Notes:
A computed fold for a 75-nucleotide RNA from a Pseudonocardiaceae bacterium, annotated as transfer RNA. Rfam family: tRNA. Rfam classes the family as a transfer RNA. Taxonomically the source falls in Pseudonocardiaceae (Bacteria, Bacillati, Actinomycetota, Pseudonocardiales).
RNA sequence: GCCCUUGUAGCUCAGUUGGAUCAGAGCGCGACGCUACGACCGUCGAGGUCCCAGGUUCGAGUCCUGGCAGGGGCG
Repeated sequence: GCCCUUGUAGCUCAGUUGGAUCAGAGCGCGACGCUACGACCGUCGAGGUCCCAGGUUCGAGUCCUGGCAGGGGCG
């Protein structure tokens, strides 16, 4: 330098024939219940507009282009 791949909540990830509550799960966090206290368990809740900037479309987490970052391969 070129090619492939990943980038969604604090962490690990799901969601890709684009569709109308598709923005979610587990863990973690907070409150309450339980308990002598704590842990476990149960209930409820907060938390991201999906790496950044454009484009296509009536509509984009999902497609296209360019960047940035991680991983892999080739020279």